[in-house]
Predicted 3D model of a 74-nucleotide RNA (transfer RNA) from Molorchus minor. The coordinates come from a structure-prediction model, not an experiment, and the mean pLDDT is 81.
RNA sequence: GGCUCGUUAGCUCAGUUGGUUAGAGCGCCGCACUUAACUCGCGGAGGUCGUAGGUUCGAUCCCUACAUGAGCCC
Repeated sequence: GGCUCGUUAGCUCAGUUGGUUAGAGCGCCGCACUUAACUCGCGGAGGUCGUAGGUUCGAUCCCUACAUGAGCCC
């Protein structure tokens, strides 16, 4: 330098052949329980879906560039 794959909540990850409100587990907070704590139960907060453009009535999803991580080739 070229190619491929990835980037979604604090962490690990789903997701949708483009459609009205974006999810799980763990973690965090609160309530309940307990002498107390853990576990279990209930509830809650937390996301400009890597960034910027483009296509579209409509983009997390499609296209382009860039950033970043991993791998392969030279």